[in-house]
RNA sequence: UAAUGUAAAAGGCAAACUUAUUGAAAGGUAAGGACGCAAAGUUACGAGUCUAAGGUCUCUAGACUAUGAUCGUCGGACUGCCAGA
Numbered sequence: 001u002a003a004u005g006u007a008a009a010a011g012g013c014a015a016a017c018u019u020a021u022u023g024a025a026a027g028g029u030a031a032g033g034a035c036g037c038a039a040a041g042u043u044a045c046g047a048g049u050c051u052a053a054g055g056u057c058u059c060u061a062g063a064c065u066a067u068g069a070u071c072g073u074c075g076g077a078c079u080g081c082c083a084g085a
Base pairs, nucleotide, nucleotide: 004083005082012037013036017032018031019030020029021028022027035072041078042077043076045075046074047073048070049069050068054065055064056063057062058061
């Protein structure tokens, strides 16, 4: 330096759920809480998924649509702790 993560140590993050708050919704944020995570750090770049306020069409209730969201769905990019085999 690269690969690897079956050992150890130091730490880190925090699903569901609850409360508050925010948002049209999906969802976000904060506190509690731990199912898990070696990138569960960052990034919506590609695919997927969720929502549909606004818009369009039909005609009054539906359909379509991301400029909204998700990186704890997968891939890519960038960065990073430890080091026994």
c-di-GMP-I riboswitch aptamer from Ornithinibacillus caprae, 85 nucleotides, folded computationally. The prediction has a mean pLDDT of 86. It was read from a public genome assembly, where an Rfam model found it. Its Rfam family is "c-di-GMP-I riboswitch aptamer". Rfam links the family to the GO term cyclic-di-GMP binding.